[in-house]
Context: one part of a larger RNA
RNA sequence: GCCAGGGAGUUCUGAUCAAUGGCGAGGUUAAGUGCGAAGGCACGUAGCCGUAGGGAAACCAACUGCCCGCAGUUUACGAGGGGCGGAGUGUACUCGCUCGAAGUCAUUGGUGGGAUACCCGAAGCCGGUCGAUCUAAGCGUGGGUAGGUUGAAGCCCGGGGAAACCCGGGUGGAGGACCGAACCGAUACUGAUGUGCAAAUCGUUCGGAUGACCUGCGUUUAGGGGUGAAAGGCCAAUCUAGACCGGAAAUAGCUGGUUCCUCCCGAGACAACCCGCAGGUUGAUCUUAAUGGAGGUAGUCUGCGCGGUAGAGCACUAAUUGGGUAUACAGGGGGAGAAAUCCUUCGGUACCUUGUAAAACUCCGAACGUGCAGACGCCGUAGAAGUUGGGAAUUAGGGCAUCUGGGGUAAGCUUGAUGUCCGAAAGGGGAACAACCCAGCCUGAAGUUAAGGUCCCUAAGUGCCGAUUAAGUGUGAAAGUCAAAGAGCGUCCGUGUUCUUAGACAACUGGAAGGUGGGCUUAGAGGCAGCCAUCCUUUAAAGAGUUCGUAACAGAUCACCAGUCAAGAUUGUGGGCCUCGAAAAUGGACGGGGCUAAGUCGGCCACCGAUACUUCAGAAUUCCUUAGGGAAAUUUGGUAGGGAGGUGUCGUGCGUGGAUCGAAGCUUGGUCGUAAGGUCAAGUGGACCGCGUUCGAAUAAGGAUCCUGGU
Repeated sequence: GCCAGGGAGUUCUGAUCAAUGGCGAGGUUAAGUGCGAAGGCACGUAGCCGUAGGGAAACCAACUGCCCGCAGUUUACGAGGGGCGGAGUGUACUCGCUCGAAGUCAUUGGUGGGAUACCCGAAGCCGGUCGAUCUAAGCGUGGGUAGGUUGAAGCCCGGGGAAACCCGGGUGGAGGACCGAACCGAUACUGAUGUGCAAAUCGUUCGGAUGACCUGCGUUUAGGGGUGAAAGGCCAAUCUAGACCGGAAAUAGCUGGUUCCUCCCGAGACAACCCGCAGGUUGAUCUUAAUGGAGGUAGUCUGCGCGGUAGAGCACUAAUUGGGUAUACAGGGGGAGAAAUCCUUCGGUACCUUGUAAAACUCCGAACGUGCAGACGCCGUAGAAGUUGGGAAUUAGGGCAUCUGGGGUAAGCUUGAUGUCCGAAAGGGGAACAACCCAGCCUGAAGUUAAGGUCCCUAAGUGCCGAUUAAGUGUGAAAGUCAAAGAGCGUCCGUGUUCUUAGACAACUGGAAGGUGGGCUUAGAGGCAGCCAUCCUUUAAAGAGUUCGUAACAGAUCACCAGUCAAGAUUGUGGGCCUCGAAAAUGGACGGGGCUAAGUCGGCCACCGAUACUUCAGAAUUCCUUAGGGAAAUUUGGUAGGGAGGUGUCGUGCGUGGAUCGAAGCUUGGUCGUAAGGUCAAGUGGACCGCGUUCGAAUAAGGAUCCUGGU
């Protein structure tokens, strides 16, 4: 892991609500007693609830007079209901509460309180006992320590010295001395091992090894206590407070689990408060029952109001560009002057003009939102709105679109608002993919469409017309797989300028001269280092020279002109597709194959394509009913959750059946029911088992790192 069996809302008590039943202005007994074989029957009136309220208390102390009106009988009555009026009480008098009789006991069910209180789960707290055979320390009494080395004091001999004392040679054998076995330990490899040989071991290496050494036996110290050369170490594999048993099923706002079916409705993740933020309580939202009795209202339009946003504007407030004028007014610079002071400029202030501009500016001002009323629409006597009672769940929300704040006009970011979807929503599309597009799933069948698609994978066009791209660009709606500034003599379309059969543009052929080597400068400066000037002539045309070149010339070339040729050329600007710009970590993605359309743009026609829509048949819910049948929800997705009805298991009373001519159980098959499940047949098995109804449960298993057993 799998299989089998076990495994979680129970019981008592008091409260409250509903249903059912008894009695009813009353209802009911408790403990207990008697009787009976027993289920039980009969007593038992203590007590409890109700029959009157108001007031802190003293204390005082209550209705059928009128109207409306649902159901129903028929236009007026009218249970219940509502509105007036009246009454009780309170220092309250235009106010509060109450008043024209319904309760109580039992059973069953819902819920919440107290109890273990749906089940399993702490770490901990307290009490009493048991432990020093491990280990810490003390005490008593014993034991152990191979071998080698060093050579203190003291002493002897010799020498030196005035002495103190010193030196040399011997002897001697000290030391928490040295090396190193046993023994004790445990430094490094952070080696081996790490379901181990082992709940601390193995290997190599390493520390101490006459000492504060190691060790046997006996004995003492005990849990807020001991012991500790002190690490919070150790006190029996347990220590920042031992173990065991008990209080005890401690508590857990936390995690996990919580067992059959079908039908109806169906949320919330918001608001307020709380030592509140993983939790509660109250409200909003959901469900269910009753009551109520005619209106309700999400939409559209109209009328009368409200608002200060978007936008806009500068009339206020606070900013702000340029110009002008005025003022001499805080201040700075400059000038004149001996100084006072004066002139000028910058600056300040005010005004005019020009330009900008605001969430906390407004002379203005939409869309839009909203209050009331009316009309239409929709819902409603097949019972709406409202009201009251029972039961909840929720109180970590999230994505997308739009509008805002924060952030960086970042985030699958964060705070709000409006809408929508996911949550709690299946189906089709998007390759796959909660919330993107289409579309809201009762059952079966047939057809038609949506989004999206139609070369193959893969259902449907290798469809039609017209363009465009040559980059495999692309074949990617978005989220989301992006790419920018900039550049392009890639190509297509539009719109302008200029030139052009008196011949443009390009190409080729020829010319491109003279004054003159202009003047200056300079070693030189001859069109072409630099400066100045830039005329005239011959001409079809030719600059006092466009570029290269030379030391300077020379030379080449261009502008410009002619000829050949023959029809468009040139230059701006706008747009489409395309190219460059373009770098990421395993090899790789248009879903893939592949495609030059099967890419992109515009237009058109077919077809495919869903649980959508239509048709047929059936089931279910609610309501009406003349009992045949209809109607409606444009009904029947659904988590938390509320409500309703059923199935199975075990037993019990009553009734009624089956079984050795084969019960239960098991295996296989048929069949009925929406389902839980029921039933039949055959085989196996070999002795008990059903059905109907009443009542009652230790009543349903796949999950809990569930428990026990097996495998």

Description
A computed fold for a 711-nucleotide part of an RNA from a Thermoplasmatota archaeon, annotated as large-subunit ribosomal RNA, domain II. It matches the Rfam family "Archaeal large subunit ribosomal RNA". Its family is annotated with structural constituent of ribosome and ribosome in the Gene Ontology. RNAcentral holds the full RNA, with entries from ENA. The coordinates come from a structure-prediction model, not an experiment, and the mean pLDDT is 83. The organism belongs to Thermoplasmatota, within Archaea.